[in-house]
RNA sequence: CAACGAUAAAGGCACACCUCGUGCGAGCGGGGGUCGCAAAGCCUAAGGGGGUCGCACCGAACGAAGCUCGGUUUCGACUCAGCCAGGUUGCCGAA
Numbered sequence: 001c002a003a004c005g006a007u008a009a010a011g012g013c014a015c016a017c018c019u020c021g022u023g024c025g026a027g028c029g030g031g032g033g034u035c036g037c038a039a040a041g042c043c044u045a046a047g048g049g050g051g052u053c054g055c056a057c058c059g060a061a062c063g064a065a066g067c068u069c070g071g072u073u074u075c076g077a078c079u080c081a082g083c084c085a086g087g088u089u090g091c092c093g094a095a
Base pairs, nucleotide, nucleotide: 004093005092012037013036017032018031019030020029021028022027035082041088042087043086044085047084048083049080050079051078052077053076054075056072057071058070059069060068
């Protein structure tokens, strides 16, 4: 220097859930919390993927329209980096 990651040491982050705020919503921010994480640091959402809302279409009750509920692909807007992938920086040092 590269690779690798231990029942090591020091320190770090914080799922679910609760709470306050915010958003139509997915979510996001603060506090508590601690499932996990060796990059769960940062960047990319136009690399793939998940999710939400709207439009359109289909189905259900109603005579119709509208509303409501469920579903589907494209489209539009948005969201997730703790789904995978990529970029970049970085702590420690047993095998």